Predicted 3D model of a 346-nucleotide RNA (Bacterial RNase P class A) from a Lachnospiraceae bacterium.
The source organism's lineage runs through Bacteria, Bacillati, Bacillota, Lachnospirales and Lachnospiraceae.
RNAcentral holds the sequence, with entries from ENA and Rfam.
The model forms 95% of the base pairs in the Rfam consensus.
The same sequence occurs in records of 3 taxa.
The gene name in the source record is rnpB.
[in-house]
RNA sequence: UAAGUAGAAUAAAUGAUCGCGGCUGCAGAGACGAAAGGCUGCAGGUGAGGAAAGUCCGGGCUUCACAGGGCAGGAUGCCGGAUAACGUCCGGUGGAGGUGACUCCAAGGAAAGUGCAACAGAAAUAAACUACUCCGGAAACGGAGAAAAGGUGGAAAGGCAGUGUAAGAGACUACCGCCCUUCUGGUAACAGAGGGGGCACAUGUAAACCCCAUCCGAAGCAAGACCGAAACAAAGCGUUGACGUGGCCCGCCAGCUUUAGGUAGGUUGCUUGAUGUGGCUGGCAACAGUCAUACUAGAUAGAUGAUCAUUCACGACAUAACCCGGCUUAUCGUUCUGCUUAUUCU
Numbered sequence: 001u002a003a004g005u006a007g008a009a010u011a012a013a014u015g016a017u018c019g020c021g022g023c024u025g026c027a028g029a030g031a032c033g034a035a036a037g038g039c040u041g042c043a044g045g046u047g048a049g050g051a052a053a054g055u056c057c058g059g060g061c062u063u064c065a066c067a068g069g070g071c072a073g074g075a076u077g078c079c080g081g082a083u084a085a086c087g088u089c090c091g092g093u094g095g096a097g098g099u100g101a102c103u104c105c106a107a108g109g110a111a112a113g114u115g116c117a118a119c120a121g122a123a124a125u126a127a128a129c130u131a132c133u134c135c136g137g138a139a140a141c142g143g144a145g146a147a148a149a150g151g152u153g154g155a156a157a158g159g160c161a162g163u164g165u166a167a168g169a170g171a172c173u174a175c176c177g178c179c180c181u182u183c184u185g186g187u188a189a190c191a192g193a194g195g196g197g198g199c200a201c202a203u204g205u206a207a208a209c210c211c212c213a214u215c216c217g218a219a220g221c222a223a224g225a226c227c228g229a230a231a232c233a234a235a236g237c238g239u240u241g242a243c244g245u246g247g248c249c250c251g252c253c254a255g256c257u258u259u260a261g262g263u264a265g266g267u268u269g270c271u272u273g274a275u276g277u278g279g280c281u282g283g284c285a286a287c288a289g290u291c292a293u294a295c296u297a298g299a300u301a302g303a304u305g306a307u308c309a310u311u312c313a314c315g316a317c318a319u320a321a322c323c324c325g326g327c328u329u330a331u332c333g334u335u336c337u338g339c340u341u342a343u344u345c346u
Stems, first nucleotide, its partner, number of pairs: 001342010012311007020047002023044006032037001049317001053328002056326005061220004073216005078092005093107001094105004108211002113209002115205003129150002132145005158176002161173003177199001178197008224268004233259005240254002243251002275294008312315001
């Protein structure tokens, strides 16, 4: 310098004007409301993201349910650790890819059982089509042996070489693979070394059913909590009025008072939190501890927009709705750091 690989940061900048949602302060109107509150104006200060998204996992919080256990259903699946928890993250093991940095893996069980495997091929879990060898026969052909060679297929009874044989075959031998077992190292997954078996139960598929192990109660802030008109209902009163009735008791209707329920409406939940930033300590790391420091939207039909000026690299994906930890997906560009490979120069 070029190509690559892993990770991180940023998400046009500055100023002015107008508009909108919260908050604080001051002032105003008494035209809304029973009240709480709401309304108007002025001033100050504040107002989206790295993914606010998809709503795919996990947790907090809330209400309901709940003796214990099981069935059904769902999720996860090498080992160790982190965490509130996880299907996430970190560090390893094994496998696959790459010259390499590095990347990827849903990685338990196919000797519990069941299912499926098109076409081709003689045969697909099953053995003999061509070809080989021996015997009989003049030959055609028949009988027997074996599973090496050919052919089909993703897959054909461990592979390859030798011995052996009529031809052959784990029939036998070495090496590799597989199974069993012992020792050593490691917390473990696993790795290394030795011994034995002569190769079975003889193919694959479990993001096919299934088996094994572990985990999971349900619904969600429109959860829930508090206050609460009007109307309706119930109870009480008999000072007032109407009716039965000319008068009284009484009844009944209105009136007044109280109560219940909780509709309209209001308040709350609501943003200070497993929080962020920086230092130190422990740890390879995820992370934990400790000290200092910061407070940065909270609407409820839902607020962030528009215009102007200057500058630049001319601006992507996208807009909170209870809150956090993740994952996945979208994204114009710019910048930085570690590492790898190749080339050149010193």